[in-house]
The prediction has a mean pLDDT of 79. Predicted 3D model of a 100-nucleotide RNA (Bacterial small signal recognition particle RNA) from an SAR202 cluster bacterium. The organism belongs to SAR202 cluster, within Bacteria.

């Protein structure tokens, strides 16, 4: 010196990881205006029976709490992660040739 790979640089894809919001789970929620069951009692009827329904009870809707894990979104000066491509001989770094 040359001839070559590789990383710094750019772009895309994609994994993982933060962070939020959502859903899922769950718990709490209706004197009546939700839903079912409706003691006592009411009404109807000669009865048999019917009916309509307070309390209680069970369920549940809007809200409220709470959620590790799972699920979906969204975001970034999240990784010295993966792939492809692009750019460039400025940096840094390995092979290999040749001369001295």
């Nucleotide at each position: 010196a040359g001839c070559u790979g590789g990383g710094u640089c750019c772009u895309g894809c994609g994994c993982g990881g933060c962070g939020a919001a959502a859903g899922u789970c769950u718990g709490u929620g209706a004197a009546c205006c939700c839903c079912g069951u409706c003691a006592g009692g009411u009404u109807c009827g000669a009865a048999a029976g019917a009916a309509a329904g307070c309390a209680g009870c069970g369920g549940u809707a809007a809200g409220c709490g709470g959620u590790u894990c799972c699920u979906u979104u969204c975001g970034g000066g999240u990784g010295c992660c993966g792939c492809a491509g692009g750019a460039g001989c400025a940096c840094c770094u390995g092979g290999u040739u040749u001369g001295a």